[in-house]
RNA sequence: GGAGUCGGCCAGACAGUCGCUAUCCGGUUUCGGCCGGGUAGAGGAAAGUCCGGGCUCCACAGGGCACGGUGCCAGGUAACACCUGGGGGGCGCGAGCCUACGGAAAGUGCAGCAGAGAGCAGACCGCCUAAGCGCGCCGCCGUUUCGACGGUGCGCCGGUAAGGGUGAAAGGGUGCGGUAAGAGCGCACCGCGCGGCCCGGUAACGGGAAGCGGCAUGGUAAACCCCACCUGGAGCAAGGCCAAAUAGGGAUCCAACGGUGCGGCCCGCACCGGAUCCGGGUAGGCCGCUAGAGGCACGUGGUGACGCGCGUCCCAGAUGAAUGACUGUUCACGACAGAACCCGGCUUAUCGGCCGACUCCUUAU
Repeated sequence: GGAGUCGGCCAGACAGUCGCUAUCCGGUUUCGGCCGGGUAGAGGAAAGUCCGGGCUCCACAGGGCACGGUGCCAGGUAACACCUGGGGGGCGCGAGCCUACGGAAAGUGCAGCAGAGAGCAGACCGCCUAAGCGCGCCGCCGUUUCGACGGUGCGCCGGUAAGGGUGAAAGGGUGCGGUAAGAGCGCACCGCGCGGCCCGGUAACGGGAAGCGGCAUGGUAAACCCCACCUGGAGCAAGGCCAAAUAGGGAUCCAACGGUGCGGCCCGCACCGGAUCCGGGUAGGCCGCUAGAGGCACGUGGUGACGCGCGUCCCAGAUGAAUGACUGUUCACGACAGAACCCGGCUUAUCGGCCGACUCCUUAU
């Protein structure tokens, strides 16, 4: 100098004018507010609503099943599917990155294309012709042919998973023996599996020596399934409080006259009135509603996630829903995007720029 990996931070800046929301002070008020001044006012993801918890209400003796989720080990945490450290596997020269990582020798299912054959494997090319059958040629015996014996060629029946070819994958690898040619067919070494042992490690796991097994048991479980563990439901439109108008409900009192219906008429029964009070609920308002598993600094324990101690700070709280608009200057010309009960994560979107640690290549000293 170039190419990269990991972690952290910023998210145009400054000034002026006019607004919006909350709050404090002062003034004013017809008590609803209004005026003036000060202060504060979106994010790293506020997003998707995918996990986990707090909080609220409902349900709940205990156990089991189903549904759903999780799935190497240890730790962290309020909890998690998150994080940290470690192990196994894969990728990269490396810094590092990815990993849903229990079970496929209980069962069921699935598998495009290519290929001869893809699940109790499979002969397309190639290789082989020992055994069996047929035909031909040569030699020899014999000779009129048939025929017998030996050799050789072709075909049939076959053998063969070494080699080629197809495929993501073709049922261990190398070598020697073996064979007609071959093959764990036999053997040696390597690999693999099985059940124990020894050493290291909290563990996952790693290493080692010997034994047994010629190798069976291809892949797929975010396919059904099996095993182990976990799990009540709904969500701030939760939930609570105050409480109009209108309609309807209840209680007490007044009126006891009238009207309507039943009835031929009377009695009787039912309904219809007024006043006051009460309770539920709707509109509306208030609380929940932002001081919290909170931020920052320091010390301390830990490899780390994080814990503990101490100090300090208060940092949006709206409800048709505020956080904006315009102007000027300036630069590297500004991305994704807007809180709605809160918090911890994950995932996704994102113009540019800065800082730190590390790796590889090249060059110079």
A computed fold for a 365-nucleotide RNA from a Gammaproteobacteria bacterium, annotated as Bacterial RNase P class A. Of the family's consensus pairs, 92% are formed in the model. The prediction has a mean pLDDT of 77. It matches the Rfam family "Bacterial RNase P class A". It is annotated as a ribozyme.